[in-house]
RNA sequence: UAAAAGCAAUAGCAAAUCAAUUGAAAAAUUGAGACGCAAAACCACAGGUCUAAGGUAGCAAUACUAUGAUGGCUGGGUUGCCGUA
Numbered sequence: 001u002a003a004a005a006g007c008a009a010u011a012g013c014a015a016a017u018c019a020a021u022u023g024a025a026a027a028a029u030u031g032a033g034a035c036g037c038a039a040a041a042c043c044a045c046a047g048g049u050c051u052a053a054g055g056u057a058g059c060a061a062u063a064c065u066a067u068g069a070u071g072g073c074u075g076g077g078u079u080g081c082c083g084u085a
Base pairs, nucleotide, nucleotide: 001085002084012037013036017032018031019030020029021028022027035072041078042077043076045075046074047073048070049069050068054065055064056063057062
């Protein structure tokens, strides 16, 4: 520098579940805990999915709506460990 991969080593992250806290909810954070992960590191740009407090419509039931959430749903962008050539 390049490509491709996760056989070996080092280091890292942490699903479900439980507890506490925050939130209208989805969900998030912290602790315990490991199903898994080479980008399970970062960015809501495109698509998907979840929620619907507020707003709009409605007599009501209810429907629609993201400015909320998800990167451990997919694509894209940025960075990056060991080994290999």
Background: c-di-GMP-I riboswitch aptamer from Cytobacillus praedii, 85 nucleotides, folded computationally. It was read from a public genome assembly, where an Rfam model found it. Model confidence (mean pLDDT): 80 of 100.